[in-house]
Molecule: SAM riboswitch aptamer (S box leader)
Organism: Flagellimonas aquimarina
RNA sequence: UUGUUAUCAAGAAAGGUGGAGGGAUUAGACCCUAUGAAACCUUAGCAACCCUUUACUCUUAAAGAAGGUGCUAAAUUCUACCUCAAAUCAGACUUUGGUUUUAGGAAGGAUAACGU
Numbered sequence: 001u002u003g004u005u006a007u008c009a010a011g012a013a014a015g016g017u018g019g020a021g022g023g024a025u026u027a028g029a030c031c032c033u034a035u036g037a038a039a040c041c042u043u044a045g046c047a048a049c050c051c052u053u054u055a056c057u058c059u060u061a062a063a064g065a066a067g068g069u070g071c072u073a074a075a076u077u078c079u080a081c082c083u084c085a086a087a088u089c090a091g092a093c094u095u096u097g098g099u100u101u102u103a104g105g106a107a108g109g110a111u112a113a114c115g116u
Base pairs, nucleotide, nucleotide: 002115003114004113005112006111007110008109013043014042015041016040017039021032022031023030026080027079028078029077044072045071046070049068050067051064052063053062054061055060076108081105082104083103085101086100087099088098089097090096091095
C1' cells in the first nucleotide's frame, strides 16, 4: 500500500505545552471552540479486538485486565445513493413529478485481527 472478516445509537477526562481552528474528504445543515480549537506530552479512565484463566469440546460461554492496539461531545453529528411506507403540494385524469418524514440497505470512513 492493498485484501478478507468482525464491530461502530452503550461506555469513559483531568493537567501541562500550544495559540485558532475543529467535527475524515466534497456540498449543505447543525454543533464544539479565547470559560482556549488542532497537535504533542503526562496521568487517569472506558471497552474487551488481540490476550489470560476456567468450563465445554472446536467454537461457544463466564470471569479477568498484566501486556499490544483502540477510544474518552453530539448515532460513524445528520443529510447526499437505492428500496419500502406515510404525509403533503403541483400537474394531470389514474398516473407522473417535487418536498418532508419513518424503517431497512449500500457506498464512503474509523478501529481491530489476520494475510499480501